Notes
Predicted 3D model of an 83-nucleotide RNA (c-di-GMP-I riboswitch aptamer) from a Nitrospirota bacterium. The prediction has a mean pLDDT of 84. Its Rfam family is "c-di-GMP-I riboswitch aptamer". Its family is annotated with cyclic-di-GMP binding in the Gene Ontology. Lineage of the source: Bacteria > Pseudomonadati > Nitrospirota.

[in-house]
RNA sequence: UAUCGACAAGAGCAAACUAUCCGAGAGGGUAGGGCGCAAAGCUACCGGUCCUGAACAUAACGUCGGACAGCGGGGCUGCCGAA
Numbered sequence: 001u002a003u004c005g006a007c008a009a010g011a012g013c014a015a016a017c018u019a020u021c022c023g024a025g026a027g028g029g030u031a032g033g034g035c036g037c038a039a040a041g042c043u044a045c046c047g048g049u050c051c052u053g054a055a056c057a058u059a060a061c062g063u064c065g066g067a068c069a070g071c072g073g074g075g076c077u078g079c080c081g082a083a
Stems, first nucleotide, its partner, number of pairs: 004081002012037002017032006035070001041076003045073003048068004055063002
């Protein structure tokens, strides 16, 4: 350094829910709150799931568009140093 992840040490993040704001919606922000997380840091590249007001299309489906990084994979970065 890489791999790896301890009944280690010092840190970190923050599920559901509540209040409030934004959004058509999925969902997101802020505050409280902690289910959990060795990347639960960032990234929409791949798969998947969800939304779909406007436009297109339509019997229905759908296309375009949007969301989810705490669904899985990939990429970039990162604390510590037992086995």